[in-house]
This is a predicted structure of a 71-nucleotide RNA (transfer RNA) from Candidatus Nealsonbacteria bacterium RIFCSPHIGHO2_02_FULL_43_13. Taxonomically the source falls in Candidatus Nealsoniibacteriota (Bacteria, Bacteria candidate phyla). The coordinates come from a structure-prediction model, not an experiment, and the mean pLDDT is 81. Rfam family: tRNA. It is annotated as a transfer RNA.
Order: sequence, then C1' cells, then structure tokens
RNA sequence: GGGCCCAUAGUAUAGUGGUAAAAUGCCGCAAUGGCAUUGCGGAGUCGAGGGUUCAACUCCCUCUGGGUCCA
Repeated sequence: GGGCCCAUAGUAUAGUGGUAAAAUGCCGCAAUGGCAUUGCGGAGUCGAGGGUUCAACUCCCUCUGGGUCCA
C1' cells in the first nucleotide's frame, strides 16, 4: 500500500427493510427470623456523517476503531 470481516444495553451476543430482543449484571417488590436461592416488575442499547426509500440497526458511499490475509 491492497483484499476481506466486525462495530447493537454495564458485559458477551441474536435480529438484516416495517414496534430493537433473550441471557447475565443493575434497581424495586414478594417469599425467609435473616442470608443465599426463587418468582414478579422496571430502567438502560444500533460507532460518526451523508445518500436511497413511504419507512434504514438492516441497502449504498465516506470516516473512525478493531481483527485477519497478501505485499
């Protein structure tokens, strides 16, 4: 210098045009004499900018960061 892949909740991930989701963590309530466990409920998220579309996490372009291969 070039090719390919990835970026989604505090963490590790699914979802790939039509209401963003389960696990774990966090908060509250119940149960117990108390703790742990369990049950119920709640808050919290699409790397940045632009384009296409009635509608974009999703498709296209650029940038940023990371991984991998070639030179």